[in-house]
Context: one part of a larger RNA
RNA sequence: UGACGGGGGCCCGCACAAGCAGUGGAGCAUGUGGUUUAAUUCGAUCCACGCGAAGAACCUUACCCAGGUUAGAAGUGUAGGGGACGAUAUUAGAGAUAGUAUUUUCCGCAAGGACCGCUACAUAGGUGCUGCAUGGCUGUCGUCAGCUCGUGCCGUGAGGUGUUGGGUUAAGUCCCGCAACGAGCGCAACCCUUAUCAUUAGUUGCCAGCGAGUAAGGUCGGGAACUCUAAUGAGACUGCCUAGGUGAACUAGGAGGAAGGUGAGGAUGACGUCAAGUCCGCAUGGCCUUUAUGCCUGGGGCUACACACGUGCUACAAUGGUCGGUACAGAAGGCAGCGAAACCGCGAGGUGGAGCAAAUCCCAAAAGCCGAUCUCAGUUCAGAUUGUAGUCUGCAACUCGACUACAUGAAGUUGGAAUUGCUAGUAAUGGCGUGUCAGCAAUAGCGCCGUGAACACGUUCCCGGGCCUUGUACA
Repeated sequence: UGACGGGGGCCCGCACAAGCAGUGGAGCAUGUGGUUUAAUUCGAUCCACGCGAAGAACCUUACCCAGGUUAGAAGUGUAGGGGACGAUAUUAGAGAUAGUAUUUUCCGCAAGGACCGCUACAUAGGUGCUGCAUGGCUGUCGUCAGCUCGUGCCGUGAGGUGUUGGGUUAAGUCCCGCAACGAGCGCAACCCUUAUCAUUAGUUGCCAGCGAGUAAGGUCGGGAACUCUAAUGAGACUGCCUAGGUGAACUAGGAGGAAGGUGAGGAUGACGUCAAGUCCGCAUGGCCUUUAUGCCUGGGGCUACACACGUGCUACAAUGGUCGGUACAGAAGGCAGCGAAACCGCGAGGUGGAGCAAAUCCCAAAAGCCGAUCUCAGUUCAGAUUGUAGUCUGCAACUCGACUACAUGAAGUUGGAAUUGCUAGUAAUGGCGUGUCAGCAAUAGCGCCGUGAACACGUUCCCGGGCCUUGUACA
């Protein structure tokens, strides 16, 4: 000087408390451990465990078994020798592959070249090892308020001072004081979205006033007001007022305002820590391998199952289930695509093909509200499991897809110790979209809107953190 303390002081955070909803019990989905296996590919373990994986039937795929191959599946170069390559049909084979038949070149006078096999050579290849050799990227403390430097001063020196102190702040934010005076990286602001208004613009969007028309409908003429769209501006700064108190602030209230004290949300992550993670994204040193640890193919596996854990979904019902009627979104996506009307089917879906490269067409709401019924039951709750028959995607759904119909109708009556999230358009709850994607294991991820709460006395305690101080058998 740091680090540490079941030392002290001050302060903060959904850290506790106050509340709301959960997890832990059940079934299922998914990941992991373990076990099993020919293989159940590999990595990740506080900060892993719906994680890499924004999608494992084949492929992917790295694993296993089997069949093949060796200048190689792909790339560059040299030499020799040869021919088009390819396409179509067909034979053997699980296929890779091997063979047969038909057809067949271009530039150039030529030499030769383009392109493609064969042979030899220099090379290639490796998701093999080392993240404790590395780059790059990332997690974490933590969006915590810290981390430093120049000059000066103090100290023999390591170092200190500044950065401590008194206040204040979300903040090393600002003020006062001070052997310090300044500065940098962080904080804040500048950026994006959102809340209000103005101007400009008016189609594919809008329809107030005018006219026309319809069973109805901005449907038509038209309009540019409103909504909206999207560009430019305005607006909020404790700026103004009152009281307290000033040095900065802060507290309580008010005016005006769409918004009030960082308005709300996002992006933004200092010096560093953990030899943290990643050599299986990529790059890369070294080592290993080279008829194999490379490459091709078929099948299997990654989907196993006594069990243990994490994360979720669905429930256990009446604030509900079922049936009928009826209303209202936003943001996305669409040409190997979205696919309307109409018709067929109980349904998944099929036929169909209008319109749309999109403010024009399409995908396209549910909780809600109104009425009826059920009457507290393992039920008209719940839906696992299983049987049968189907639909769709796709060479192909046996291992191992999703969905539909009929039948079946398990556990479960609110969950022990323990433990998680959340302070407002939030929690809770309802649906919708999208990426990946042929299809789908999506209940996941990322977004969008509808309905819409309760509680916070406070900082004694638990956890994590910041500043000062103290002790030290630690560095």
Molecule: small-subunit ribosomal RNA, 3' major domain
Organism: metagenome